[in-house]
Predicted 3D model of a 681-nucleotide part of an RNA (large-subunit ribosomal RNA, domain II) from Fervidobacterium islandicum. Its Rfam family is "Bacterial large subunit ribosomal RNA". Its family is annotated with structural constituent of ribosome and ribosome in the Gene Ontology.
Context: one part of a larger RNA
RNA sequence: GCCUGGGAGUUACCGUACCUGGCGAGGUUAAGCCGGUAGAGGCGGAGCCGAAGCGAAAGCGAGUCCGAAGAGGGCGGAAGUCAGGUACGGUAGACCCGAAGCCGGGUGAGCUACCCAUGGGCAGGAUGAAGGUGGGGUAAAACCCACUGGAGGUCCGAACCGGUGGAUCGUGAAAAAUCCUCGGAUGACCUGUGGGUAGGAGUGAAAAGCUAACCGAACUCGGUGAUAGCUGGUUCUCCCCGAAAUGCAUUGAGGUGCAGCCUCGGCAGUUCUGUGGUGGAGGUAGAGCACUGAUAGGGCUAGUGGGGUUACCUGCGAACCCUGUCAAACUCCGAAUGCCACCACACUAGAUGCCGGGAGUGAGCCCGCGAGGGAUAAGCUCCGCGGACGAGAGGGGAACAACCCAGACCGUCGGCUAAGGGCCCCAAGAGGUGGCUAAGUGUGAAGAGGAAGGAUGUGGUGCGUCCUAGACAACCGGGAUGUUGGCUUAGAAGCAGCCAUCAUUUAAAGAGUGCGUAACAGCUCACCGGUCGAGACGCACUGCGCCGAAAAUGUGCGGGGCUGAAGCCACCCUCCGAAGCCACGGAACCAGCGGAAGCUGGUUGGUAGGGGAGCGUUCCGCGGUAGGGAGAAGGUAGACCCGUGAGGGCUACUGGACGAGGCGGAAGUGAGAAUCCAGGC
Numbered sequence: 001g002c003c004u005g006g007g008a009g010u011u012a013c014c015g016u017a018c019c020u021g022g023c024g025a026g027g028u029u030a031a032g033c034c035g036g037u038a039g040a041g042g043c044g045g046a047g048c049c050g051a052a053g054c055g056a057a058a059g060c061g062a063g064u065c066c067g068a069a070g071a072g073g074g075c076g077g078a079a080g081u082c083a084g085g086u087a088c089g090g091u092a093g094a095c096c097c098g099a100a101g102c103c104g105g106g107u108g109a110g111c112u113a114c115c116c117a118u119g120g121g122c123a124g125g126a127u128g129a130a131g132g133u134g135g136g137g138u139a140a141a142a143c144c145c146a147c148u149g150g151a152g153g154u155c156c157g158a159a160c161c162g163g164u165g166g167a168u169c170g171u172g173a174a175a176a177a178u179c180c181u182c183g184g185a186u187g188a189c190c191u192g193u194g195g196g197u198a199g200g201a202g203u204g205a206a207a208a209g210c211u212a213a214c215c216g217a218a219c220u221c222g223g224u225g226a227u228a229g230c231u232g233g234u235u236c237u238c239c240c241c242g243a244a245a246u247g248c249a250u251u252g253a254g255g256u257g258c259a260g261c262c263u264c265g266g267c268a269g270u271u272c273u274g275u276g277g278u279g280g281a282g283g284u285a286g287a288g289c290a291c292u293g294a295u296a297g298g299g300c301u302a303g304u305g306g307g308g309u310u311a312c313c314u315g316c317g318a319a320c321c322c323u324g325u326c327a328a329a330c331u332c333c334g335a336a337u338g339c340c341a342c343c344a345c346a347c348u349a350g351a352u353g354c355c356g357g358g359a360g361u362g363a364g365c366c367c368g369c370g371a372g373g374g375a376u377a378a379g380c381u382c383c384g385c386g387g388a389c390g391a392g393a394g395g396g397g398a399a400c401a402a403c404c405c406a407g408a409c410c411g412u413c414g415g416c417u418a419a420g421g422g423c424c425c426c427a428a429g430a431g432g433u434g435g436c437u438a439a440g441u442g443u444g445a446a447g448a449g450g451a452a453g454g455a456u457g458u459g460g461u462g463c464g465u466c467c468u469a470g471a472c473a474a475c476c477g478g479g480a481u482g483u484u485g486g487c488u489u490a491g492a493a494g495c496a497g498c499c500a501u502c503a504u505u506u507a508a509a510g511a512g513u514g515c516g517u518a519a520c521a522g523c524u525c526a527c528c529g530g531u532c533g534a535g536a537c538g539c540a541c542u543g544c545g546c547c548g549a550a551a552a553u554g555u556g557c558g559g560g561g562c563u564g565a566a567g568c569c570a571c572c573c574u575c576c577g578a579a580g581c582c583a584c585g586g587a588a589c590c591a592g593c594g595g596a597a598g599c600u601g602g603u604u605g606g607u608a609g610g611g612g613a614g615c616g617u618u619c620c621g622c623g624g625u626a627g628g629g630a631g632a633a634g635g636u637a638g639a640c641c642c643g644u645g646a647g648g649g650c651u652a653c654u655g656g657a658c659g660a661g662g663c664g665g666a667a668g669u670g671a672g673a674a675u676c677c678a679g680g681c
Base pairs, nucleotide, nucleotide: 001681002680003679004678005677006676011092012091013090014089015088016087017086018085019084020083021082022081023080026049027048028047032043033042034041053060054059063075064074065073066072095233096232098230102223103222104221105220106219107218113197114196115195116194117193118192119191120190121189122187124156125155126154127152131148132147133146134145135144136143160184161183162182165180166179167178168177199215201211202210203209236614237613238612239611240610241609246259247258248257249256250255260361261360262358263357264356265355266354267353268352271351273346274345275344276343277342278341279340280339286333287331288330292327293326294325296323297322298321299320303316304315305314306313307312364389366387367386368385369384370383372381373380394405395404396403409586410585411584412583414582415581416580420576421575422574423560424559425558429573431572432571433570434569435568436567442562443561453547454546457544458543459542460541461540462539463538464537465536466535474531475530476529477528478527480504481503482502485499486498487497510525514523515522587604588603589602590601591600592599593598615670617667618666619665620664621663622662627658634654635653636652637651638650640649641648642647
C1' cells in the first nucleotide's frame, strides 16, 4: 500500500413542541398487593396535572392591582390529562477516537549518581625530592662534592579507564557502533562482590545531569470513558425548499447568547412588490460665497514702522469696495436616485405578516459604482449600493472560482439563437460597398501597459495670405547716399552696449537678419529687377500611423500565418455557435378544472441546513407457516426482466439442509477515508 473483518447521535429520567389514540371538567395512578411460569390480566386514588385569577399582603374574585375615581393603565378571563411515537433541550462519558497533564497506592539503585563494607588491578621505560653514607669545609654550623636513596594528584607509554578530531554508518553489524587519531594511566585512579539512599523524593566536583534505551519531576495500576470553546472521522436511496460569513454583547475576537437570513407546521388572505398619481421628510451631487474660515491682484481707509530741513517722503496695512478663487467637519441655494404615507392599476409570486418546532451561519472573496485610510500604491484595507463566486454546471475569454453570455428534471445522430466568432489548426464568408494604415502598426475589452514631449509620415475639414499686372523655390544682377547717426569707448564704422531710427537718390535697398574684424574690410539677409511659368505659403481642428519604448534560456497575436488584409473605421447581407429557446418522448411536484379516467398551465442547479417518501440488514409475533434432496440458506456469472434509485426478480452453475414472501414490532441496522483497529498478502 491493497484486501477481508471491525469501526461513531445510544440508553435512562426530566422538560418543550408536534403526531396518533383513550377518557374528558376532568385525566391518571406510584410504591405495593393478587394472579398457571420473570406471564396475560386484576386491584391499589396516596400523589400529580387541570378546572380562576389578581395583589407584597390583608384580601377580593371573572375579575383584580395601582388610584380619590364609573378615569386610565398592568396582569387575567374559550380544555385538559394519560399513554405511545417523533424531534429538540437538560442531567448523565451523551456521536466516536485523540492530549500534554493532575491526584492516590504501589514497583524500581541488576542501568546510572553518591555513599558504606570487603577484595582485586596498574607491562616496560624516564626523571631522581627528602633522607643516608663518605669526602671537603667550620670553633661548631651552614654550605660544597661524590655515591647512595627512591619521593611525586612527576614524565613517556601497554593493559585498564576515557571519548579529542575526522571518516564510515545513518531502513546501521550496532536504538550511539567501527576505523584512524587523541586524553589519563600510583591516582580526586580503575574495578569485582555484598549493602544503603527514590519520585517534589534521592543522588549530583552542578550539565536541571542521573534515578533500567526519551526525566524541568521515573515506571506501573487506579481516580478515568479526566478535560479538549481544538484537529480528524461519522457508513443506504430518491424527492421539495434552501442559507450565512451581518448587527449588538461577551476575560469576547477561529467560541457563545439574542437578533438577521433558511426550513417545517398552524393562522391571516394581497397586507408584499412594481408602475402611475398626490402629499411629505431630507441637505448629498452640483453650484455658490450670503455665514464660518481660507484665498490672488487692485482701490480706499482706521492703525502702524522708517526717514525728515516739520513742507513732507517712503513702507506695512485690519475693516470696506472691485475683480478672480477654495472647503469632509462652510451654505444664500440645491437636484437625480432612494425613503415614508395615501389612492389607483398591474402582479398571485416557494409574495407578505403573525404564532410555534428544527437549524445552520456569525473567517468570506472578486468585479462595477460612491467614499474613507494608503502614495487619486497593492490580488491592500475599511464602509455603502448592486452583481457573481461561495453553494453554479454549460458556451465565450488560448489556458483562468469572480469578467461576458446563460441558470443544467431525464432522453434525442432534430431546429433557432446569445456572448463570441466564420483563411488553416476549428463549426461558420479567403462575403459585399466605401475609406484608412505601410508601422507586421495591428491581428489583445481590461487584467496582459504606455506618458510628457518631438517630427514637411499620410488622409480629412475649415480659415487666412500671395499669384499670368507672373506668386513659391532656384539661378543671374542690384542691395546705394548724408554717414564712421548720436552717445559710450582705447576703438564701437549696420552688427559689445545705451538713445534715436530720420532724410536723400531710387526699380529697390533696414541708421540694418546672421557670419566676420582689434576696429575697418569682406560674405550674407531683408528689399528690388531679370530668367522660369502655375499654383505657393501659413494657421486651427481631426483620422490612422512614427519616435519616445530597458530584463534576464529563444522569436512570442493561442499558433500557423495575414498587407486593395485574414489589420482599422462605417454601413449591409449571410452563416456558425450553449445544458438558453423551440420540437418530440418521458418522470416528479404544485395549481386549476373534473365524479373519475385524465386534461391544461407552471415548476424541478445547489454546500451548511430544514422537510418528505422509501430500499436493505439482524432479531421477535402471526409461524418453523408456504416452500425445500425433483435441492433451502449461502456463493459465482449474466449483454435478461421490474424499479428514478437504494434495490428486487429470473436463469445457469455451485452448494448440501434449511427456510421465505406478506402484515406488524424491536434495533449492537448500511463503511472509503478517522497518520482509525485486528488479521492476511

NCBI's taxonomy places the organism under Bacteria, Thermotogati, Thermotogae, Thermotogales, Fervidobacterium.